[in-house]
Molecule: c-di-AMP riboswitch aptamer (ydaO/yuaA leader)
Organism: Armatimonadota bacterium
RNA sequence: AAUACGUCAGCGCCGAAUCCUGUGAGUUCUGGAGCGGGGGAACCGAAGAGAACAGGGGCUAGUCCUCGGAAUCCCGAGGAGGGAUAUCUUCCUGAUCCCAGCCCGACAGCUAACCCCGUAGGCGCGGAAGGAAGAGGUA
Numbered sequence: 001a002a003u004a005c006g007u008c009a010g011c012g013c014c015g016a017a018u019c020c021u022g023u024g025a026g027u028u029c030u031g032g033a034g035c036g037g038g039g040g041a042a043c044c045g046a047a048g049a050g051a052a053c054a055g056g057g058g059c060u061a062g063u064c065c066u067c068g069g070a071a072u073c074c075c076g077a078g079g080a081g082g083g084a085u086a087u088c089u090u091c092c093u094g095a096u097c098c099c100a101g102c103c104c105g106a107c108a109g110c111u112a113a114c115c116c117c118g119u120a121g122g123c124g125c126g127g128a129a130g131g132a133a134g135a136g137g138u139a
Stems, first nucleotide, its partner, number of pairs: 010125005018033003022029001034119006044109001055107001056104004063080007081099005087135007
């Protein structure tokens, strides 16, 4: 000097996952606001027979179809659809990525009143594409 790792601070990204108050040395914990999710009338929707029982449903962008691999799972290829990317929102164009994971437990369409629940976790920092309209901020 470089590289790697760790700690602190700062800036930022995905996400609902932030802020305030009380307790309190601190951690923690109670409550509230904000944000997010589920259950739950009427109306509307659905409703039959047979077969099968291989169920059905929720959070989330994280789904669907075709073909191949013996094969539900899983893997590969293709197509359609969806999601993310540095002032913010929307639109247009482009580039690069992502389409996982978890839960309920035989059961839930929508749904006013009403009831219940969550407020985590994981990443990046020389990299954040361009144009248009509006908003905001700085000089």